[in-house]
Context: one part of a larger RNA
RNA sequence: GCCGGCGAGUUACUGUUUGUGGCGAGGCUAAGGGGUUCACACCCGGAGCCGAAGCGAAAGCGAGUCCGAAUAGGGCGCGACCUCCGCAAGGAGGCUGUAGUCGUAGGCAGUAGACCCGAAACUUGGUGACCUACCCAUGGUCAGGAUGAAGCGGAGGUAAAACUCCGUGGAGGUCCGAACCGACUUAGGUUGCAAACUGAGCGGAUGAACUGUGGGUAGAGGUGAAAUGCCAAUCGAACCAAGAGAUAGCUGGUUCUCCUCGAAAUGCCUUUAGGGGCAGCGUUGUUGUGGGCUGCCGCAGGUAGAGCACUGAAUGGGCUAGGGGCGGUUCCCCCGUUACCAAACCCAACCAAACUCCGAAUGGCGGCAGGUUAAACAGCAGCAGUGAGACCGUGGGGGCUAAGCUUCACGGUCAAAAGGGAAACAACCCAGACCAUCGGCUAAGGUCCCAAAGUAAAGACUAAGUGGCGAAGGAGGUCGCUUCGCACAAACAACCAGGAGGUUGGCUUAGAAGCAGCCACCCUUGAAAGAGUGCGUAACAGCUCACUGGUCGAGUGAAGUGGCGCCGAAAAUGAUCGGGUCUCAAGUCUUUCACCGAAGCCAUGGGGUCGCAGCGCAAGCUGCGAUUGGUAGAGGAGCUUCGUACAAGCGGUGAAGCAUGAACGUAAGUCCGUGUGGAGUUUGCACGAGUGCGAAUGCCGGC
Numbered sequence: 001g002c003c004g005g006c007g008a009g010u011u012a013c014u015g016u017u018u019g020u021g022g023c024g025a026g027g028c029u030a031a032g033g034g035g036u037u038c039a040c041a042c043c044c045g046g047a048g049c050c051g052a053a054g055c056g057a058a059a060g061c062g063a064g065u066c067c068g069a070a071u072a073g074g075g076c077g078c079g080a081c082c083u084c085c086g087c088a089a090g091g092a093g094g095c096u097g098u099a100g101u102c103g104u105a106g107g108c109a110g111u112a113g114a115c116c117c118g119a120a121a122c123u124u125g126g127u128g129a130c131c132u133a134c135c136c137a138u139g140g141u142c143a144g145g146a147u148g149a150a151g152c153g154g155a156g157g158u159a160a161a162a163c164u165c166c167g168u169g170g171a172g173g174u175c176c177g178a179a180c181c182g183a184c185u186u187a188g189g190u191u192g193c194a195a196a197c198u199g200a201g202c203g204g205a206u207g208a209a210c211u212g213u214g215g216g217u218a219g220a221g222g223u224g225a226a227a228u229g230c231c232a233a234u235c236g237a238a239c240c241a242a243g244a245g246a247u248a249g250c251u252g253g254u255u256c257u258c259c260u261c262g263a264a265a266u267g268c269c270u271u272u273a274g275g276g277g278c279a280g281c282g283u284u285g286u287u288g289u290g291g292g293c294u295g296c297c298g299c300a301g302g303u304a305g306a307g308c309a310c311u312g313a314a315u316g317g318g319c320u321a322g323g324g325g326c327g328g329u330u331c332c333c334c335c336g337u338u339a340c341c342a343a344a345c346c347c348a349a350c351c352a353a354a355c356u357c358c359g360a361a362u363g364g365c366g367g368c369a370g371g372u373u374a375a376a377c378a379g380c381a382g383c384a385g386u387g388a389g390a391c392c393g394u395g396g397g398g399g400c401u402a403a404g405c406u407u408c409a410c411g412g413u414c415a416a417a418a419g420g421g422a423a424a425c426a427a428c429c430c431a432g433a434c435c436a437u438c439g440g441c442u443a444a445g446g447u448c449c450c451a452a453a454g455u456a457a458a459g460a461c462u463a464a465g466u467g468g469c470g471a472a473g474g475a476g477g478u479c480g481c482u483u484c485g486c487a488c489a490a491a492c493a494a495c496c497a498g499g500a501g502g503u504u505g506g507c508u509u510a511g512a513a514g515c516a517g518c519c520a521c522c523c524u525u526g527a528a529a530g531a532g533u534g535c536g537u538a539a540c541a542g543c544u545c546a547c548u549g550g551u552c553g554a555g556u557g558a559a560g561u562g563g564c565g566c567c568g569a570a571a572a573u574g575a576u577c578g579g580g581u582c583u584c585a586a587g588u589c590u591u592u593c594a595c596c597g598a599a600g601c602c603a604u605g606g607g608g609u610c611g612c613a614g615c616g617c618a619a620g621c622u623g624c625g626a627u628u629g630g631u632a633g634a635g636g637a638g639c640u641u642c643g644u645a646c647a648a649g650c651g652g653u654g655a656a657g658c659a660u661g662a663a664c665g666u667a668a669g670u671c672c673g674u675g676u677g678g679a680g681u682u683u684g685c686a687c688g689a690g691u692g693c694g695a696a697u698g699c700c701g702g703c
Base pairs, nucleotide, nucleotide: 001703002702003701004700005699006698011112012111013110014109015108016107017106018105019104020103021102022101023100026050027049028048032044033043034042054061055060064076065075066074067073079096081094082093083092084091085090115253116252118250122243123242124241125240126239127238133217134216135215136214137213138212139211140210141209142207144176145175146174147172151168152167153166154165155164156163180204181203182202184201185200186199187198188197219235221231222230223229228237256638257637258636259635260634261633266279267278268277269276270275280386281385282383283382284381285380286379287378288377289376293370294369295368296367297366298365299364305358306356307355311352312351315348316347317346318345320342322341323340324338325337326336327335328334389414390413391412392411393410394409395408396407397406398405419430420429421428434606435605436604437603439602440601441600445596446595447594448580449579450578454593456592457591458590459589460588461587467582473567474566477564478563479562480561481560482559483558484557485556486555494551495550496549497548498547500524501523502522505519506518507517530545534543535542607628608627609626610625611624612623613622614621615620639692641689642688643687644686646684647683648682649681650680657676658675659674660673661672663670664669
């Protein structure tokens, strides 16, 4: 890992509710007893419980009662409806009702382990120092080599010492280095030789050394040259058993089928935030009301927009207090002026979520009507789940008008939705799958090939493979449109020629001569020629332009605007529009007609559910209409396994089981034949459950 077997809402009591049954203003017995039986059944037993009356704390009273002085008022209670009389209170009549209780089955809750498995922990009582820590007692071990302390002896030396030298001596948590003890580095090993090892090196090796044996200290503890270390491969509190099925708002798992409906991820509160309570949304039953849409009528409102009348913000101008500057005067006062600042006011033009003189559209509420439809809503009762939401569009807040960001509101989809499209792609576009069909029509999207359908038609654009990412910005790309110039009295471009004189204008300057800079920018000749457009010189010179004539002979410039394109354009494994490929297109824009295309719609056949109608005693049948995706979840109907009672069967002329083939049923499943097997077993009805496995790092076994 696979296969097989086992494996999870149970039981008791209490309460509540629904179905069903008995009796019914009543219902029921409990313990216990009698009796019989294989066991049951059956008969007693009314103690007691619930109900039929309430109110009060209670005594108590009672259709009333309590508070109270109260015949006041109020609280709680005393059935509803209809008719008549009556102002009312109330009265009369009619009709309908009062409802429980004891079983039983189902749902749910409570108390119990309460659907199953799962802690880390806590408590109690014990077991451990054969590992290891420390201690006690008693033993053992340390090759060899080196160094050479004190002391002592001798010699020298001294007044005597000190001291010096030589020798002797053999000290030391001394040195080198085996055994022994350790474990610093590195390699291997990492399902190992080994749950800590092996190799090569390494540290200590007479000491606070190592070690044998015996003994001691115990978990709220011991021991610790102290690392929270060690206390039997376990240590921030050992192990074993018990309390014990601890608790687990947490994770995982929870077993057959079909049918009907079908959510939520929100609000408030929460020692609350991944849990709950109430509400919201689902479902089932019951009772009632009639929903939604469109039109008309009415009502509420202050958003979008707009505006500046208020509150603020804010630009220019005018007018003009006040202030500043300057001047005059001066003790002060005061006067004049101002390209300064500027309130109020006027003109013009603006801004605002917390401004509004105004003010929609949608949407909301109510009434009436219409056609359509049975969809909807409310009360009560049973049972839930949900209370992590996600993206997209729109209106806002936060953020950077960032985020597959965050937080609200309205809508959609996913969640819980399959199908077609978007190459692939929960949330985008189309569209909501009851089943079957080798039938048809369409949606989005498509129609050259992959690949179903146009190499379809008409007109235009694009040359960039733009299409098939991208901005500010840039450009004689190209195609339209608009406006303004020049032009056969010859334009634009090109070529030939001229482009002069006063004058080197004046100033400045070392110089300034068209051409550093400042000022002025005239006059003459002429077809034309600036007191000079650019290059150039130290300054001149030189080249050139404006401007003019000639040659040539038809269009040529400037500006704006629209369409499509160009540049701007750098990313990490191999490129690419999904690919091939495509250029009057298979690209883009406009128009048109066909076709393809889904589980949509239609057709044909067949089921389920709901409603209505007809028939039928009923079960049900027939017809019509609608409907039939679905997670959590609610409701309904069934299949199957094991067993019990009753009834009826089958079986050595072959039961169950197993294997295989055929058939039937919407499914769980059922049934038949054959083989194997060799002794039990089936059906109907009722009842009772240890009743259904693929998952739980499930348990046990096999391979």
Background:
This is a predicted structure of a 703-nucleotide part of an RNA (large-subunit ribosomal RNA, domain II) from a Candidatus Acidiferrales bacterium. The coordinates come from a structure-prediction model, not an experiment, and the mean pLDDT is 84. Rfam family: Bacterial large subunit ribosomal RNA. The full RNA is in RNAcentral, with records from ENA.